c-di-GMP-I riboswitch aptamer from a Bacillota bacterium, 81 nucleotides, folded computationally. NCBI's taxonomy places the organism under Bacteria, Bacillati, Bacillota. It was read from a public genome assembly, where an Rfam model found it.
[in-house]
C1' cells in the first nucleotide's frame, strides 16, 4: 500500500417526532433527540422517487428538491484477519 471489516480501541454522524425559522412546494437550517450508519463524510456524473411550472388531459419539455433508494467518483480513523 490493497482487499477485508472484529463481542477490538479511539471517536464520529443521526432517522422518526417536537420546537423555531426558511421555502409555493418537495424540503432544507439551527436546538431537543437517537431509529440506525464502516464511510449515514463529501459530489446531483447516470438511473429512481418527489415538488413546482408549461403541455393536454398523455408522454416528451424547463427548473428544483432527496447523498439514509440504488449506482458511481474523492477522500478519511483502526488494524484481528
Nucleotide at each position: 500500500c490493497u482487499c477485508c471489516g472484529a463481542u477490538a480501541a479511539a471517536g464520529g454522524c443521526u432517522a422518526a417526532a417536537c420546537c423555531a425559522c426558511c421555502g409555493u412546494g418537495a424540503g432544507g437550517u439551527g436546538g431537543u433527540g437517537g431509529c440506525g450508519c464502516a464511510a449515514a463524510g463529501c459530489c446531483a456524473c447516470g438511473g429512481g422517487u418527489c415538488u413546482g411550472g408549461a403541455c393536454c388531459u398523455g408522454c416528451c419539455c424547463c427548473a428544483g428538491a432527496c447523498g439514509g433508494c440504488c449506482g458511481g467518483g474523492c477522500u478519511g480513523c483502526c488494524g484481528a484477519g